[in-house]
Model confidence (mean pLDDT): 81 of 100. A computed fold for a 73-nucleotide RNA from Treponema sp., annotated as transfer RNA. RNAcentral records the identical sequence in 2 taxa. Rfam family: tRNA. It is annotated as a transfer RNA. Lineage of the source: Bacteria > Pseudomonadati > Spirochaetia > Treponematales > Treponema.
RNA sequence: GGGGAUAUAGCUCACCUGGUAGAGCGGCUGGUUCGCAAUCAGCAGGUAGUCGGUUCGAGUCCGAUUAUCUCCA
Numbered sequence: 001g002g003g004g005a006u007a008u009a010g011c012u013c014a015c016c017u018g019g020u021a022g023a024g025c026g027g028c029u030g031g032u033u034c035g036c037a038a039u040c041a042g043c044a045g046g047u048a049g050u051c052g053g054u055u056c057g058a059g060u061c062c063g064a065u066u067a068u069c070u071c072c073a
Stems, first nucleotide, its partner, number of pairs: 001072007010025004019056001027043005049065005
């Protein structure tokens, strides 16, 4: 220098053909307990690396760019 992959809640990851984003763990509140653990119920938490484009509408398509991993030279 060239090719490829990944980048979504605190963490690990879903979202298969574009239609107003979910799970597990973790956190918080409450029940059960003398208390803890376990368990049950509920709640909070992200606008999807960044910028731009297409579209009535994009995490999901297109372009650029950043970071990490990887292959080639």